[in-house]
RNA sequence: GAGUUUGAUCAUGGCUCAGAUUGAACGCUGGCGGCAUGCCUUACACAUGCAAGUCGGACGGCAGCACGGGUGCUUGCACCUGGUGGCGAGUGGCGAACGGGUGAGUAAAGCAUCGGAACGUACCCGGGAGUGGGGGAUAACGUAGCGAAAGUUACGCUAAUACCGCAUACCCUGUGAGCAGGAAAGCGGGGGCUCGCAAGACCUCGCGCUUUCGGAGCGGCCGAUGUCGGAUUAGCUAGUUGGUGGGGUAAAGGCCUACCAAGGCAACGAUCCGUAGCGGGUCUGAGAGGAUGAUCCGCCACACUGGGACUGAGACACGGCCCAGACUCCUACGGGAGGCAGCAGUGGGGAAUUUUGGACAAUGGGCGCAAGCCUGAUCCAGCCAUGCCGCGUGAGUGAAGAAGGCCUUCGGGUUGUAAAGCUCUUUUGUUGGGAAAGAAAAGAUUCGGGCUAAUACCCUGGAUUAAUGACGGUACCCAAAGAAUAAGCACCGGCUAACUACGUGCCAGCAGCCGCGGUAAUACGUAGGGUGCAAGCGUUAAUCGGAAUUACUGGGCGUAAAGCGUGCGCAGGCGGUUGUGUAAGUCAGAGGUGAAAUCCCCGGGCUCAACCUGGGAGCUGCCUUUGAGACUGUGCAACUAGAGGAUGGCAGAGGGGGGUAGAAUUCCACGUGUAGCAGUGAAAUGCGUAGAGAUGUGGAGGAAUACCGAUGGCGAAGGCAGCCCCCUGGGCUAUAACUGACGCUCAUGCACGAAAGCGUGGGGAGCAAACAGGAUUAGAUACCCUGGUAGUCCACGCCCUAAACGAUGUCAACUAGAUGUUGGGCGGGUUAAACCGCUUAGUGUCGUAGCUAACGCGUGAAGUUGACCGCCUGGGGAGUACGGCCGCAAGGCUAAAACUCAAAGGAAUUGACGGGGACCCGCACAAGCGGUGGAUGAUGUGGAUUAAUUCGAUGCAACGCGAAAAACCUUACCUGGUCUUGACAUGUACGGAACCUUCCAGAGACGGAAGGGUGUCUUCGGGAACCGUAACACAGGUGCUGCAUGGCUGUCGUCAGCUCGUGUCGUGAGAUGUUGGGUUAAGUCCCGCAACGAGCGCAACCCUUGCCACUAAUUGCCAUCAUUUAGUUGGGCACUUUAGUGGGACUGCCGGUGACAAACCGGAGGAAGGUGGGGAUGACGUCAAGUCCUCAUGGCCCUUAUGACCAGGGCUUCACACGUCAUACAAUGGUCGGUUCAGAGGGUAGCCAAAGUCGCGAGGCGGAGCCAAUCCCAGAAAAGCCGAAUCGUAGUCCGGAUUGCAGUCUGCAAACUCGACUGCAUGAAAGUCGGAAAUCGCUAGUAAUCGCGGAUCAGCGUGUCGCGGUAAAUACGUU
Repeated sequence: GAGUUUGAUCAUGGCUCAGAUUGAACGCUGGCGGCAUGCCUUACACAUGCAAGUCGGACGGCAGCACGGGUGCUUGCACCUGGUGGCGAGUGGCGAACGGGUGAGUAAAGCAUCGGAACGUACCCGGGAGUGGGGGAUAACGUAGCGAAAGUUACGCUAAUACCGCAUACCCUGUGAGCAGGAAAGCGGGGGCUCGCAAGACCUCGCGCUUUCGGAGCGGCCGAUGUCGGAUUAGCUAGUUGGUGGGGUAAAGGCCUACCAAGGCAACGAUCCGUAGCGGGUCUGAGAGGAUGAUCCGCCACACUGGGACUGAGACACGGCCCAGACUCCUACGGGAGGCAGCAGUGGGGAAUUUUGGACAAUGGGCGCAAGCCUGAUCCAGCCAUGCCGCGUGAGUGAAGAAGGCCUUCGGGUUGUAAAGCUCUUUUGUUGGGAAAGAAAAGAUUCGGGCUAAUACCCUGGAUUAAUGACGGUACCCAAAGAAUAAGCACCGGCUAACUACGUGCCAGCAGCCGCGGUAAUACGUAGGGUGCAAGCGUUAAUCGGAAUUACUGGGCGUAAAGCGUGCGCAGGCGGUUGUGUAAGUCAGAGGUGAAAUCCCCGGGCUCAACCUGGGAGCUGCCUUUGAGACUGUGCAACUAGAGGAUGGCAGAGGGGGGUAGAAUUCCACGUGUAGCAGUGAAAUGCGUAGAGAUGUGGAGGAAUACCGAUGGCGAAGGCAGCCCCCUGGGCUAUAACUGACGCUCAUGCACGAAAGCGUGGGGAGCAAACAGGAUUAGAUACCCUGGUAGUCCACGCCCUAAACGAUGUCAACUAGAUGUUGGGCGGGUUAAACCGCUUAGUGUCGUAGCUAACGCGUGAAGUUGACCGCCUGGGGAGUACGGCCGCAAGGCUAAAACUCAAAGGAAUUGACGGGGACCCGCACAAGCGGUGGAUGAUGUGGAUUAAUUCGAUGCAACGCGAAAAACCUUACCUGGUCUUGACAUGUACGGAACCUUCCAGAGACGGAAGGGUGUCUUCGGGAACCGUAACACAGGUGCUGCAUGGCUGUCGUCAGCUCGUGUCGUGAGAUGUUGGGUUAAGUCCCGCAACGAGCGCAACCCUUGCCACUAAUUGCCAUCAUUUAGUUGGGCACUUUAGUGGGACUGCCGGUGACAAACCGGAGGAAGGUGGGGAUGACGUCAAGUCCUCAUGGCCCUUAUGACCAGGGCUUCACACGUCAUACAAUGGUCGGUUCAGAGGGUAGCCAAAGUCGCGAGGCGGAGCCAAUCCCAGAAAAGCCGAAUCGUAGUCCGGAUUGCAGUCUGCAAACUCGACUGCAUGAAAGUCGGAAAUCGCUAGUAAUCGCGGAUCAGCGUGUCGCGGUAAAUACGUU
């Protein structure tokens, strides 16, 4: 920096990611080289080999080897010989305390840094002195034993630089100051003189030895500072702390011991528990920090576990000893042996870590005079991509953009200049050849110098010569051939660079977080393509970072986590003004130290780099010393502004104790009096005729104090209220002459601390947990009612918690105001008041700057600062468990973890929701009228059934819906029979006109046969339809997905809303506009306003209807004239009507109301009055609403079938349930008779037949008219009206289902499943107006009621769409 809490926003806050790193491991892959690294786990156990020896120039010697010599003698064998080189074992010296390993222990006895004093020191360096003379042993060895072995015993022999004395010692140690004590060792080289038989003595040189003084380096000891977590570890300590005497050590010291004293450590964290080797450094980080302590360097500790000492200069000793223990091995069972945390290696453990390699050539170490020997230290090689670094896997050209793959909108795109091809190069690899550095010297020869008697020896310097290489014929160089030998891994939804196809279908799987997957997955798997890194790439684990999520740098606490309930106060922290001293803090200079390596800078060396290396800087630290004197500290002296005191006033429910008053409730007694009282939404339980309640009088007792009373007062908080008295705390104010910093805060501590609760004893009127009863309820362990015990009250003692809240710690300073109110003071004013101004202490409201995530706070800060305390670090688990402390108990205080989630939470925004509020509208309720729900029937749906009962529609917004017509067809379903380029489309080839008629088989589809027919256009080549045949591309699908879609539709809703631009406000989501005051049917209009404008909606424009005018006048009409049975005809177009064009209505006019507005109310005129009535018209959007079966369409599926054809059947079933309708139940009626009046439609495969005629009727015969204001359907019908008509309240003369018989019509020649209609008969088997269930429509030409017509249609309607006739009732009002 990003992702993730939300519809969106800001902030809080956690989780997660991108980076760097690793002694890593795992998965896939793997060409080379250089440089590094490589048991982090079991300080688990270890086979085997090696890792510490050396010196013969200390010694006695001679087991083995070699040489020499000698003897025997078959000239190559045996024996003898320490004579020589040397040397096993042994004595002796030095080393073995180094080097190498590991990190178990250790929180200090360690380590780091800086200091210190009371010490030691082999080898090394520089000085002084000495090295004389004696002695006795012992191993080896020999002999004899024991034992399985390891080993060991006895006797005997022998040497030394082994051991012991004697002498000497200024110096050393002790001391009584006289003195006492204390050493030694020789070996080798050379040699003139002298001595000696010889060895040698002697001399000299070298190496040793003894003693001593210094030095260097190394080591031991002491101190200061620093060095992890836990207080749910708070007290620890008897050698403990100190002293004296003694002991001990190389050395100080309770290190040890005896005695004496009673100390010592600890909140600046003792003691205890857990964890851990420490540092230089390493990783990370801007830094500060955090994490870490492999490799390299320093220190420490350890060496199977525990303990102990010996030797030694040095050890309490990794490859030494003793004891104990565990384990392993050998054994003859009696006894013995061992210690890889050395190098390799083995087993085991584990995710995991190498060869039983070479060499001492170099560097270093031990021994030695030296040569040299030893050295798993070391240097090399081997293994491993474990890490870092470098190189390569080719370069150029090459478009037909090849083939193949993948995708595709089928055009193409992409892989891709990639490949092939052509031209080059040769790092690496292969083969061959050449070939280093790492090596310095020692030694030898020679020339100087030193020592010396010496030209010896030895030491030292120069020159010449010159042996020595594990790695390794390695690095490197040259040549040859030849692109030849060499690329993978992860990822591709966002974070995060990179996308498509197929498969899969909440499956398989992915996933770091958010999250993908339920049939179109850029998220799973595969492929193509792409991106990133590259001999590696990913994953896992771990650390730091991001994380300012522990905040020193650098955070917070009103509401997000977080102010202790409140005060007092010790320690601690912090502290007013002036002067002066000091120098602890602070600052500056200088010096010492801060090992090397590492990091950084500048150079150098490997071809570069990694790596190695020279120099510098740095190591932010500690110590010493010299200064400075501001600030802090500290000493001294003063001051008064902080704080306190004094004096005079003032207010107050501040606290404690005692007394007292009135009202009310309840109870008791008595009187009056009678039937209820009480209680509730309504009741009941309860009280009452044994006299309640009511009322009157008297009495008892307890608790609380109406009015005043108030965002009034007091108190630290909790809290405090009648009145009076006593005791008592605090505050405010005025004065300014007292003290002189006495102050602030406060961990632990102490005190107070509502209510409830606990203990003891009182008290107990009312109220009232628990409890009981009554109600309510599905239940009601509640809410409501009737009762009622603890408790509430008092005294004493506990408890110690609250939303103990201002959710705001205390103190101090500073920073605009306005306006209330309480207490005090001053001034003005008043007779006194009121009142006004100023000031101070409280307590409220608003508000500036500022702050805040916002809300808000705002001189009483949440502003700006200072001092101190407390507290927070994601949610849950949990304020819980365990432990401790407190409590009589209840419980309180302190206070985790496992596990789990990716959020939890704050403020504000916009919607939605509420049995929240305000206002308004709507047949929403109410007021009415008529229905549904009950009956029968029709129709649709569910369910059931079925071979099939095709499919869809399912709350409103599916259910007389798609379907404006299922007998066949329709038809999609079922059964059976058939077809396969197909019933339908286009393309190719060939043939034929097309077409019509007849016959045969068959249920038909279809199959077979016969006959007729020869068209049309033409540029004469042929073409266009149409039919047939053949093969292939393809057709076809009412198959799936309406949750992949377009289009169309429903719904909220004809509700009044929905938005935008610019501006303004807000960190932002957003707000404003669109809110407010009015008004409207309306976001309609007016006014106001940080808004000003605009768009889609509203309205209007459109159609229709209502009035009038004009124009026109047939098929319409007929006033006047003529005529007729008849507007029939002439005539006319006045009227009606028709259909065109206009007018008319706009709150225009008047009055009132209103704000001088918009508008509303009333009125006039008018056919119509306030959108006149009706229709069309449906904003942004919602419902993944409906439809893939209207149509179109992506994807998927079928292709001799899920396509096509045919016949029959089904969609019409039927215990049942629901919706919508029809008809009724009757007298506002049924029946009978008479009688009057429409509108709107339709009509040539038609109206259908007019007239006429036949039939009771459905209907038949009939052919005139009409392509329609002409003719036809067509008669309107019912209500109504008329009637002395009939019926008389009944299952009826109501009602009409059902059934029987007989018919009519349509259609195909078919009405069985399954049509409509007619006549006669049957006539309730149902129904008497339908449930206090539930529910629908309607506000006027509306409901209700009555008929008429159309579409579909051969026929068929109670459905639907229209039309007119008759014609109401009611609306107080608005939750």